[in-house]
This is a predicted structure of a 72-nucleotide RNA (transfer RNA).
The sequence is in RNAcentral, with records from ENA.

């Protein structure tokens, strides 16, 4: 320098055009002798930044940033 992949709550992932969901973790409550275990409930991400297309974008397009892989 060129090509490709990835970027979504604290962590790991799903969602591939129609109001963002799961598990773990965290908080509260119940049961319990109990910091454990089980059950119930709750809070938290406008989706890496910006621009564009569209009635509507996490999703499509462009650009930039970060990480990884391959090539030179």
């Nucleotide at each position: 320098c060129g090509a490709g992949c990835u970027g979504u709550g604290g962590g790991c992932c799903a969602g591939u055009g129609g109001u963002a969901g799961g598990c773990c973790a965290c908080c509260u409550c119940a049961u319990u002798u109990g910091g454990g275990a089980u059950g119930a409930g709750g809070g938290g991400a406008u989706c890496g930044g910006g621009a564009g297309u569209u009635c509507g974008a996490a999703u499509c397009u462009c650009u930039c940033c970060a990480g990884c892989u391959c090539g030179a």